[in-house]
RNAcentral holds the sequence, with entries from ENA. Transfer RNA from a Vicinamibacteria bacterium, 73 nucleotides, folded computationally. Its Rfam family is "tRNA". The family's RNA type in Rfam is transfer RNA.

RNA sequence: ACCUCGCUAGCAUAAUGGUGAAUGCACCGGUCUUAUAAAUCGGCGAUUCCCGGUUCAAGUCCGGGGCGAGGUA
Numbered sequence: 001a002c003c004u005c006g007c008u009a010g011c012a013u014a015a016u017g018g019u020g021a022a023u024g025c026a027c028c029g030g031u032c033u034u035a036u037a038a039a040u041c042g043g044c045g046a047u048u049c050c051c052g053g054u055u056c057a058a059g060u061c062c063g064g065g066g067c068g069a070g071g072u073a
Base pairs, nucleotide, nucleotide: 001072002071003070004069005068006067007066010025011024012023013022018056027043028042029041030040031039049065050064051063052062053061
């Protein structure tokens, strides 16, 4: 320099272009316990990396950029 892949909550992952972006762990509170842990109930949390474009409608498709990983020379 070029090619490929990835980027969604604190972390790990879902979501056929179609309503309000879901689940687990973590976190917070309750129950239980002498207390902690475990268990259980409830709750909190996302400008879906950024800027544009296509579309009635974009996390998803297209272009550019950023970051990361791998590969070729």

Record summary:
The coordinates come from a structure-prediction model, not an experiment, and the mean pLDDT is 82.